[in-house]
RNA sequence: CACGACAAGGGCAAACCAGCUGCAAGGCUGGGGCGCAAAGCCACGGGCCCCUCUGGGGUAGCCGAGUUACCGAAA
Numbered sequence: 001c002a003c004g005a006c007a008a009g010g011g012c013a014a015a016c017c018a019g020c021u022g023c024a025a026g027g028c029u030g031g032g033g034c035g036c037a038a039a040g041c042c043a044c045g046g047g048c049c050c051c052u053c054u055g056g057g058g059u060a061g062c063c064g065a066g067u068u069a070c071c072g073a074a075a
Stems, first nucleotide, its partner, number of pairs: 003072002011036002016031006034061001040067002044064003047059005
């Protein structure tokens, strides 16, 4: 550089529920825990979703690009 242990210490948090917010998709907070080795960040490309559709918005837990990072067995 890469790789990812029945490793160590930790981290994140799907569905669902409550509250707040948004026309909506959705977002935020708390509970919850299906999963995740970047499920950290980022809408640049593709996909998907919404709307009051020449346009605007959402999704990073759909994939890719970019970027940052903890640990250290084996090959």
Notes: c-di-GMP-I-GGC riboswitch aptamer, 75 nucleotides, folded computationally. Of the family's consensus pairs, 95% are formed in the model. Model confidence (mean pLDDT): 90 of 100. The sequence was found by an Rfam model in a public genome assembly.